Model confidence (mean pLDDT): 86 of 100. The RNA shown here (SAM riboswitch aptamer (S box leader)) has 97 nucleotides. The sequence was found by an Rfam model in a public genome assembly.
RNA sequence: UCCUUAUUAAGAGCAGCUGAGGGAACAGGCCCGUUGAAGCUCGGCAACCUGCGUAAAGCAAGGUGCUAAAUCCUGCGGUAUGACCGGAAGAUAAGGU
Numbered sequence: 001u002c003c004u005u006a007u008u009a010a011g012a013g014c015a016g017c018u019g020a021g022g023g024a025a026c027a028g029g030c031c032c033g034u035u036g037a038a039g040c041u042c043g044g045c046a047a048c049c050u051g052c053g054u055a056a057a058g059c060a061a062g063g064u065g066c067u068a069a070a071u072c073c074u075g076c077g078g079u080a081u082g083a084c085c086g087g088a089a090g091a092u093a094a095g096g097u
Stems, first nucleotide, its partner, number of pairs: 002096007013042001015041003021032003026075004043067003048063002050060003071089001076086004
């Protein structure tokens, strides 16, 4: 880099440093932000892998991950069309290559 599988409406700060952008990319919307964005640190959440457990349940939290809004919404297809279902793309984990 690519492939497979699973998950993707739950949960998580009124902290410190810093200082202007941010919500993946494109388009259209809609939002967040000097009452502090992104980033870093700390804290926290969760439990995929891991450890304990004969195992199920459960416990722990070492490796990741996450910590505004459904993956913020729509984009393609279907239906009984204010909506629902599925898909694509993305994200994360584990395995493979």